[in-house]
RNA sequence: GCCUUAUCCAGAGAGGUUGAGGGACCGGCCCUGUGAAACCUCAGCAACCCUUUGUUUACCCAAACAAAGACGGUGCUAAUUCCGGCAGAGUGAUUUCUGGCAGAUGAGGA
Numbered sequence: 001g002c003c004u005u006a007u008c009c010a011g012a013g014a015g016g017u018u019g020a021g022g023g024a025c026c027g028g029c030c031c032u033g034u035g036a037a038a039c040c041u042c043a044g045c046a047a048c049c050c051u052u053u054g055u056u057u058a059c060c061c062a063a064a065c066a067a068a069g070a071c072g073g074u075g076c077u078a079a080u081u082c083c084g085g086c087a088g089a090g091u092g093a094u095u096u097c098u099g100g101c102a103g104a105u106g107a108g109g110a
Base pairs, nucleotide, nucleotide: 002109003108004107005106006105007104008103013042014041015040016039017038021031022030023029025085026084027083028082043077044076045075048073049072050069051068052067053066054065055064056063057062081102086099087098088097089096090095
């Protein structure tokens, strides 16, 4: 990199090094020398994996659901994935809603 699957309107930043970009892509709109990105240190958020308990099914292994926890494996800590991109429905229009595409993250797999 590829396949399957779940989630994506909640939440959570300080310091140091350094010095111009960043928000995936395209368009828009933003952030940024009152310091971007990256790296390091510490802190935090969350609860996918994980742990415990309960219920039901199965009763050999186990599975689903609910509640609680947070030592550990990831992830994350501007803006809904910042908004849109394709299709459908509604509106005179601005635009609104639904589904998808793409992307991100986890878990599993070839």
Molecule: SAM riboswitch aptamer (S box leader)
Organism: Ardenticatenaceae bacterium